[in-house]
Molecule: SAM riboswitch aptamer (S box leader)
Organism: Pseudomonadota bacterium
RNA sequence: CGCUCAUCUAGACCGGCUGAGGGAAAGGCCCUUCGAAGCCGGGGCAACCCUCGGGCGACGGCGACGUCGCCCGGAACGGUGCCAACUCCUGCGGAACGGCGCGAACCCGCGCCACACCGAUAGAUGAGUC
Numbered sequence: 001c002g003c004u005c006a007u008c009u010a011g012a013c014c015g016g017c018u019g020a021g022g023g024a025a026a027g028g029c030c031c032u033u034c035g036a037a038g039c040c041g042g043g044g045c046a047a048c049c050c051u052c053g054g055g056c057g058a059c060g061g062c063g064a065c066g067u068c069g070c071c072c073g074g075a076a077c078g079g080u081g082c083c084a085a086c087u088c089c090u091g092c093g094g095a096a097c098g099g100c101g102c103g104a105a106c107c108c109g110c111g112c113c114a115c116a117c118c119g120a121u122a123g124a125u126g127a128g129u130c
Base pairs, nucleotide, nucleotide: 002129003128004127005126006125007124008123013042014041015040016039017038021031022030023029026090027089028088043083044082045081048079049078051074052073053072054071055070056069057068058067059066060065087122092119093118094117098113099112100111101110102109103108
């Protein structure tokens, strides 16, 4: 790099160096010389891993119990991550409600558009894996 799984509307900024970009890409819309990105120092947020307690199930065991999985809760030393805007918004598919058009059609049917919303793709982060 690839693959698998989980999560992505919450939360959390100061100082120093430096000096023009940044928000993945495209289109938007934003942020930025009242200082972008980066680097360094400190601080913070969260709770994926790690860790602690409880419950349920499977397997092993005569049993005490152990291992694994799932769920609930605690803690925050350690490994990551993160600290503008929902992943900033949109693109692809569907689409209640709604709008428009057509049809002898008050209620119905068909088609189109499309908001909320749902899903997919892409991306990010973590854990696992060859």